[in-house]
RNA sequence: AGCCCCUCGCGGGGUUCGGGUGGAAGUCCCGACCGGCGGUAGAGCCCGCGAGCCCCGGCCUCACAGCCGGGGCUGACCUGGUGCGAUUCCAGGGCCGACGGUAACAGUCCGGAUGGGAGCGAGGGCGC
Numbered sequence: 001a002g003c004c005c006c007u008c009g010c011g012g013g014g015u016u017c018g019g020g021u022g023g024a025a026g027u028c029c030c031g032a033c034c035g036g037c038g039g040u041a042g043a044g045c046c047c048g049c050g051a052g053c054c055c056c057g058g059c060c061u062c063a064c065a066g067c068c069g070g071g072g073c074u075g076a077c078c079u080g081g082u083g084c085g086a087u088u089c090c091a092g093g094g095c096c097g098a099c100g101g102u103a104a105c106a107g108u109c110c111g112g113a114u115g116g117g118a119g120c121g122a123g124g125g126c127g128c
Stems, first nucleotide, its partner, number of pairs: 002128002004125007015031001018030003032108002034097002036049004044095002052073008077093005099111003
């Protein structure tokens, strides 16, 4: 120093403050704004993961819920430049965004969520 185990901490941003329509919109229209984690030349749109939804099995339960394991579904980028190397940087032009709710359709409001979480960090322990 690495691997393994335990404990603790951390772990998501953005529209009421521009305008329009309307009885009503932070949901529509114009404009604005935002970008989790690991990898890799620095990435919302390359590869992978997480979140969300669905299914199956196990544990538990009268049942539901919950927990554990497995499977499936799950958005979006091009052109030019530099360079050994970049869909990651620079320039330009684009695109995307779960579920439920709502006086009206939601990436930005409210809710599940004081939750979960990829993972990041610190401390401790034994062995190699």
The RNA shown here (FMN riboswitch aptamer (RFN element)) has 128 nucleotides and comes from an Acidobacteriota bacterium. The model forms 100% of the base pairs in the Rfam consensus. The coordinates come from a structure-prediction model, not an experiment, and the mean pLDDT is 82. Its Rfam family is "FMN riboswitch aptamer (RFN element)". Rfam describes the family as follows. The RFN element is a highly conserved domain that is found frequently in the 5'-untranslated regions of prokaryotic mRNAs that encode for flavin mononucleotide (FMN) biosynthesis and transport proteins. This element is a metabolite-dependent riboswitch that directly binds FMN in the absence of proteins. In Bacillus subtilis, the riboswitch most likely controls gene expression by causing premature transcription termination within the 5' untranslated region of the ribDEAHT operon and precluding access to the ribosome-binding site of ypaA mRNA.The FMN riboswitch structure, reported in present an FMN-bound six-stem junction, adopts a butterfly-like scaffold, stapled together by opposingly directed but nearly identically folded peripheral domains.